This is a predicted structure of a 264-nucleotide RNA (Bacterial large signal recognition particle RNA) from a Dehalococcoidia bacterium.
RNA sequence: UCGUGCUAGACGGGGAGCUAGCGGUGCCCUGAACCCGCAAUCCGCUAUAGCGGGGUUGAAUUCCCGUUCGAGGUCUUAGGCACCGGGGGACUGGUGCCGCUGCGCGGCGUAGAAGGCUUGGUCCUACGCGGCGAAACCCUAUGAACCCCGUCAGGUCCGGAAGGAAGCAGCGGUAAGUAGUGGUAUUCGGGUGCCGUAGGGCAACCGGGCCAGAGCAAGCGGACGGCAUUAAGCCCGCGGGCCGGGUCGACAACGGGUGCACGA
Numbered sequence: 001u002c003g004u005g006c007u008a009g010a011c012g013g014g015g016a017g018c019u020a021g022c023g024g025u026g027c028c029c030u031g032a033a034c035c036c037g038c039a040a041u042c043c044g045c046u047a048u049a050g051c052g053g054g055g056u057u058g059a060a061u062u063c064c065c066g067u068u069c070g071a072g073g074u075c076u077u078a079g080g081c082a083c084c085g086g087g088g089g090a091c092u093g094g095u096g097c098c099g100c101u102g103c104g105c106g107g108c109g110u111a112g113a114a115g116g117c118u119u120g121g122u123c124c125u126a127c128g129c130g131g132c133g134a135a136a137c138c139c140u141a142u143g144a145a146c147c148c149c150g151u152c153a154g155g156u157c158c159g160g161a162a163g164g165a166a167g168c169a170g171c172g173g174u175a176a177g178u179a180g181u182g183g184u185a186u187u188c189g190g191g192u193g194c195c196g197u198a199g200g201g202c203a204a205c206c207g208g209g210c211c212a213g214a215g216c217a218a219g220c221g222g223a224c225g226g227c228a229u230u231a232a233g234c235c236c237g238c239g240g241g242c243c244g245g246g247u248c249g250a251c252a253a254c255g256g257g258u259g260c261a262c263g264a
Base pairs, nucleotide, nucleotide: 001264002263003262004261005260006259009057010056011055012030013029014028015027020046021045022044023043024042034054035053036052037051038050063257064256065255066254067253068252072248073247074246075245076244079243080242081241083240084239085238086236087235088234091233092232093230094229095228096227097226098225099224101222103221104220105219107216108215115211116210117209118208119207120206121205122204123200124199125198126197127196128195129193130192132189133188134187135186136184137183138182139180140179141178142177148173149172150171151170156165157164158163
């Protein structure tokens, strides 16, 4: 140096969580890398840290160690950003309403403001007048086959006759009733009246007369105050997100290290 056969070892790894701690099952990331049984109201172990059984490979690109890179996970406002969402509403801002003021605009006012006195109306009561509606009465018209009246043709009845009797239709009138562009010394009623008289009342409003002599009023805008509302500014790491930091870290790259036996 080569060949053969063994052994150590390897046959995935990591993160969070659970755990006194270490692994596993389960979840997640990466990778592609054996089989069977146990296992989250857990299963098996004890710093030598899965347990039990079987199989493949095997001293090197495959095992071990270190460095670098770095998927990914996790922690962090006693790191930063208010970016998104959320919360707050003392302050500034916006909006609405109310009160007050009378600065501006406008209005009224010497053909007389405000104020004062007086007298009326609006208001209430009573009476009256009118009107509307209803009732009652009157007038007119109509209105009873018979059970209303008068007159009763015809006809009927009584009578020897003279003459009487009842009585339908028709006509006239009337009752109950019906109708009305009607009327009345009537009665009742009212969501009746620019009505009259008297009395009452008069806080407020309007009007007349007199005194008086310069303001009045608050429509719009404004100032001030109050009450609400909104959340643009403002405050809050409450949640999410971004940046930064810490931590663990697969895969990969590089470097280094590591047996035994036999034979040639």

The organism belongs to Dehalococcoidia, within Bacteria.